RNA sequence: AGAGUUUGAUCAUGGCUCAGAACGAACGCUGGCGGCGUGCCUAACACAUGCAAGUCGAGCGAGAAAGUCCGCAAGGAUGAGUAAAGCGGCGUACGGGUGCGUAACACGUGAGUAAUCUGCCCUUGAGUCCGGAAUAACUCCCCGAAAGGGGUGCUAAUACCGGGUAAGACCACGGGGACUUCGGUUCCUGAGGGAAAAGGUGGCCUCUGUAUACAAGCUAUCCCUUGAGGACGAGCUCGCGUCCCAUCAGCUAGUUGGUGAGGUAAUGGCUCACCAAGGCAAAGACGGGUAGCUGGUCUGAGAGGAUGAUCAGCCACACUGGAACUGAGACACGGUCCAGACUCCUACGGGAGGCAGCAGUGGGGAAUAUUGCGCAAUGGGCGAAAGCCUGACGCAGCCACGCCGCGUGAGUGAUGAAGGUUUUCGGAUCGGAUCGUAAAGCUCUGUGGAGGGAGAAGAAUAAAGCCGGUGAAGAGCCGGCCUUGACGGUAUCCCUUUAGCAAGCACCGGCUAACUCCGUGCCAGCAGCCGCGGUAAUACGGAGGGUGCAAACGUUGCUCGGAAUUAUUGGGCGUAAAGCGCGCGUAGGCGGCCUACCAAGUUGGGUGUGAAAGCCCAGGGCUCAACCCCGGAAGUGCAUCCAAAACUGUUAGGCUUGAGUUCUAGAGGGGGUGGCGGAAUUCCUGGUGUAGAGGUGAAAUUCGUAGAUAUCAGGAGGAACACCUGUGGCGAAGGCGGCCACCUGGAUAGAUACUGACGCUGAGACGCGAAAGCGUGGGUAGCAAACAGGAUUAGAUACCCUGGUAGUCCACGCCGUAAACGAUGAGAGCUAGGUGUUGCGGGUAUUGACCCCUGCGGUGCCGAAGCUAACGCGUUAAGCACUCCGCCUGGGGAGUACGGUCGCAAGACUAAAACUCAAAGGAAUUGACGGGGGCCCGCACAAGCGGUGGAGCAUGUGGUUUAAUUCGACACAAUGCGCAGAACCUUACCUGGGUUAAAUCCACCCAGAAUCCGGCCCAAAAGCUGGAGUGCCCUUCGGGGAAUUGGUGCGAAGGUGCUGCAUGGCUGUCGUCAGCUCGUGUCGUGAGAUGUUGGGUUAAGUCCCGCAACGAGCGCAACCCCUACCGUCUGUUGCCAUCAUUUAGUUGGGAACUCAGACGGCACUGCCGGCCUAAACCGGAGGAAGGUUGGGGAUGACGUCAAGUCCUCAUGGCCCUCACGCCCAGGGCUACACACGUGCUACAAUGGUUGGUACAAUGGGCUGCGAACCCGCGAGGGUAAGCUAAUCUCAAAAAACCAAUCUCAGUUCGGAUUGGAGUCUGCAACUCGACUCCAUGAAGCUGGAAUCGCUAGUAAUCGGAGAUCAGCACGCUCCGGUGAAUACGUUCCCGGGCCUUGUACACACCGCCCGUCACACCAUGGGAGUCGAUUGCUCCAGAAGUGGGUAGCCUAACCUUCGGGAGGGCGCCUACCAAGGAGUGGUCGGUAAAUGGGGGGUGAAGUCGUAACAAGGUAGCCGUA
Repeated sequence: AGAGUUUGAUCAUGGCUCAGAACGAACGCUGGCGGCGUGCCUAACACAUGCAAGUCGAGCGAGAAAGUCCGCAAGGAUGAGUAAAGCGGCGUACGGGUGCGUAACACGUGAGUAAUCUGCCCUUGAGUCCGGAAUAACUCCCCGAAAGGGGUGCUAAUACCGGGUAAGACCACGGGGACUUCGGUUCCUGAGGGAAAAGGUGGCCUCUGUAUACAAGCUAUCCCUUGAGGACGAGCUCGCGUCCCAUCAGCUAGUUGGUGAGGUAAUGGCUCACCAAGGCAAAGACGGGUAGCUGGUCUGAGAGGAUGAUCAGCCACACUGGAACUGAGACACGGUCCAGACUCCUACGGGAGGCAGCAGUGGGGAAUAUUGCGCAAUGGGCGAAAGCCUGACGCAGCCACGCCGCGUGAGUGAUGAAGGUUUUCGGAUCGGAUCGUAAAGCUCUGUGGAGGGAGAAGAAUAAAGCCGGUGAAGAGCCGGCCUUGACGGUAUCCCUUUAGCAAGCACCGGCUAACUCCGUGCCAGCAGCCGCGGUAAUACGGAGGGUGCAAACGUUGCUCGGAAUUAUUGGGCGUAAAGCGCGCGUAGGCGGCCUACCAAGUUGGGUGUGAAAGCCCAGGGCUCAACCCCGGAAGUGCAUCCAAAACUGUUAGGCUUGAGUUCUAGAGGGGGUGGCGGAAUUCCUGGUGUAGAGGUGAAAUUCGUAGAUAUCAGGAGGAACACCUGUGGCGAAGGCGGCCACCUGGAUAGAUACUGACGCUGAGACGCGAAAGCGUGGGUAGCAAACAGGAUUAGAUACCCUGGUAGUCCACGCCGUAAACGAUGAGAGCUAGGUGUUGCGGGUAUUGACCCCUGCGGUGCCGAAGCUAACGCGUUAAGCACUCCGCCUGGGGAGUACGGUCGCAAGACUAAAACUCAAAGGAAUUGACGGGGGCCCGCACAAGCGGUGGAGCAUGUGGUUUAAUUCGACACAAUGCGCAGAACCUUACCUGGGUUAAAUCCACCCAGAAUCCGGCCCAAAAGCUGGAGUGCCCUUCGGGGAAUUGGUGCGAAGGUGCUGCAUGGCUGUCGUCAGCUCGUGUCGUGAGAUGUUGGGUUAAGUCCCGCAACGAGCGCAACCCCUACCGUCUGUUGCCAUCAUUUAGUUGGGAACUCAGACGGCACUGCCGGCCUAAACCGGAGGAAGGUUGGGGAUGACGUCAAGUCCUCAUGGCCCUCACGCCCAGGGCUACACACGUGCUACAAUGGUUGGUACAAUGGGCUGCGAACCCGCGAGGGUAAGCUAAUCUCAAAAAACCAAUCUCAGUUCGGAUUGGAGUCUGCAACUCGACUCCAUGAAGCUGGAAUCGCUAGUAAUCGGAGAUCAGCACGCUCCGGUGAAUACGUUCCCGGGCCUUGUACACACCGCCCGUCACACCAUGGGAGUCGAUUGCUCCAGAAGUGGGUAGCCUAACCUUCGGGAGGGCGCCUACCAAGGAGUGGUCGGUAAAUGGGGGGUGAAGUCGUAACAAGGUAGCCGUA
């Protein structure tokens, strides 16, 4: 510090997610040791049991017992003035717990208290006199189950009371001084008033008394009383800071203030009486929700954000609610009273209790410990002290909960063992790689563990006691001795012992370090995001290996970070989310130039404070570290003092440039009211006139013979104002358009004077605000929602047509919204220009209008810099900075629900959440596509010729059938395709029979050589069996060897089984279309662009020109083959002009010609002309041939279609192995209602039939082609020459031509079908071959919609040959013969190329995508009600307590004249008031009938349509009905 994820790719926007750190954690798995910390976050839920606050006999009275001792016993002593209890004092308000409540002076920080208190403690002044009356304990009696209570009698005090004294303090009054905020405060002083005390203990005997020794007394000490001061602690007040909701906007009667009184330690409506009517609030009152606050903690670079466990400060609370008492301090955790709930005891009458103290229990929960030891230390209470008490605290126990440290060994050791995993191979073995120096072995070490031993510090400057010193002292101080340890025989150290007893967890697709095998097969599962899994998964599960961390490791949860994703630091708003529709203006914010003053802001410095701990730095102590100790720094803050005066601000004075006023002038659809005008539509009347009109893509509805439409004339009425009209004008926006008049707003130009900052913006508020809509009343010509009809359509509640009502118009009143848009808030300043236009001026010039130069205001276009994600903006900014306002924070849910405000309504404004997704969206790029555009090409159309589609047959396919009808191929680009040839074979299919190992290779042995001929069985194969036969080589004649058959063995096979979506190879197709790319450079943030676009031209990205491109590659073309012309060479089997010869190039001969086949030539836009910049094009010449080398072939760029093929072959993986292998027979692939494709033959006279006569080329041939001859009507047969082929042969070419006949008919057309008889091939023609002859003689008379081929030696037509092949050809592939027609042209159909445009497509239009309905699930709004919580108001009620009153009763201290009084208590009354009760509202939450409810979201390939994206097929969208 970033990364992943929207796209085909890109940039930017934007959300989601991850990597980090942290935790009082929990869960899973694992677990050796120690140190230091931490440990109910939930039920402030309920609690059994024990303990957690007592102490003092040196304040007081009283006062046991057990035990022990003495004693015979009685008894005594001791225990012991002890225990227990009481009065009294001090403490119990600390310490400890918890976080319910509390949004508050509760907390933090800083001030104030001149408005206050403070026990114990410290310093200091003064004092402590004389008396009195009770009471508990105790005794006795009584009540009660108990808790407890009542009565009688006795008694003490440092308990209580009276009196005296009173410095100072206090209270009121008087005088004087100082300060003052004028309220008061303070100092000095005068006289007056009321108010004190207590003693205890130790010591001493100088004085007095009793006379041992004590008392008074003295002395020491503790305590006490009253002042002053301090310290500590507390109360109260104030400034500032301190969460969310405005869908909480108004709140408040003790409320705000005053006067007086009461009350308090003290101010104060704190309380009361009276008076006034205030007080708070958009800088957020009131209300609701949530919450203890802070130092700090976590995170972060910081600013911030989150948090408030442990430790520390403050607050609040103590079962719930209320109340006071005591006290220095409480409205009191382990006190009291009352009420309530709950629990317990009970004799039913009544009582007791409060763990949010430490342990512990139940419960809740994902979850949090021992009913431990000790007061040794630290601290606290009491005490003179010893000491006692102390669940504070110190320790120990439990838990890997956290942090820190240590260990589980170290060194050496290669036969790299076995084993696992993996790899080579078709497979097994063998081998290799890896786990891996790993192990063993050898040499060491000994932390932890075990055994044995030694053994701390914490504890001594404490305290008491004893001794000594100092001192007047026995006080105090100093020194010495002695005693005291829960932890704990612990830490630590030493010795011995053994490598022995001690490693796991997560991850390994990317982010993110780490990879393979097997299993699984969209299953099981994983997943933080993107996403994996549908047979080769580095993503699931296991394994091997690896990576990371390590006594832990992961997961989950929560916080901060990354997130500049709430932006102060540090974001935005034209199109991504985001400028209010527009104005006016309140509060607020901001504000021109100069001078002076002040010092609020600001800046600098000082002082105080900012607790400790923590963080940071330095040092130190535990072996290190964690941890602990000490010191420093920091604490950005607050308060106060001093200083400065630039800026902001206050005040005062001035200025004119901002703003405004005055005058003049012109422009304008600015607004309002009234009037006027013409054209047009419609209607009415009349005339002319006749059959149609109207409307549409085409029609129909409709109108018209009752006279329409058309046309003429006249009239009525309403609405709107053509041309002018213009990116021209005006207005704030909405908006404004005939002409005239009146009323009226604003802007502009020019000029003079004046005012003197008067300004800008603007939350709320107020006003204006298109269309639609609403209300009332008018009006209504045209148009026209709704509605009706006609069309269109599968449907058509639409688009089109004919009608037509609201409405549109006017007046008045509402509504308040629009894609109200420049999608751009307002204002002012600055920053190049160019060119239009509009309004007003100035200058030069002119007769004048123009033109030209120039200023101001408006409105457009293009552009510098700059900005922007890009597009674009660019003095009319989206540039550079400023001021103010509004608004945004992922998509959907949703501008919706609820609530509120407004509205007559429709609805508007304000405005969420649950849930859900990982995107949604912007700009630009490349493609693809368009029922977008332009240019161009192609038998693409057109122009032609011939077909298909109709018939019969052939063939292929679908379908159906079947035991099987093997399989594949499916638009073009499957369908006479694989198949260049299914009777068996082929053959893969079916039925049946058989084989478990056949075939092949190798090895071994045995037998027989081989081979041939039989027989049985069978359908055959297989099986069984007989006979003949003995060969070749070597030989020692025993035998051996080769070859072959059978047998055995070894390894092993085999599969036309699956996957063409795992593949290679091959092929089809776009398409022989002209395209596809690269290097460098340049442009762009980038994807990309440029080049390759443009202007021409071409068949062509062919070439030329231009050009930020310059070059290059694969394609095009050429190079290759055939053909067309010529030449040279060679002439046999070919040829024959000349010479002979023959039936015949037959023979001699010839080498001319043809031909054969080898090498060359020719054609290159080369030449001429036209045109042109050029390329090219057009025309011409020559030439056998001329415009692509003339024609044809071969040749197929980058790529596309997961195109085809695992059944050609090859091949990964999977599957079968007495079978999915192999052998055999038979059957099937040949079926047949039907449908389609491709062909053949025809329908006839351009023909058929018969006869005759010509002319080819390419090919094939030894298991072959087979002449000639004979036989047969023929297919063919017989016999047989020749030929391994320019020699022989297939072989007849056919159409053509000549002649004859047929004469338009289902025929002498056509030949299907069928019967019969044959031929050939073959083991075999039944299923199921071809051909021949005789007979038969079907459909069919030129083919609907539709559709195919072809542009020249082509179509059409005619025959020939070949491959396959035993046989079988209408198919296929070649060959030649005869041989046309037409092309104006590119509008249209199809396909393609280039450019451009739009796009919401990129699996790319066979795309994308919307809504209803149906089903499932989820969350949610309304809802009669119902339940709960909380709260307001009005009443009733009124415990305890306090205040007040008091006439009843009681009453020790004081007074008394002895009667009583003062005072007090109880009771009663009263005020306030908690719980409780009644009624009525508000808010929040739960649940819910019925409506089988409303909308929303998500789901698999459901249904219906096709709305949107292209001109999306009616451009789309916004508001409204």
Predicted 3D model of a 1521-nucleotide RNA (small-subunit ribosomal RNA) from an uncultured prokaryote. RNAcentral holds the sequence, with entries from ENA.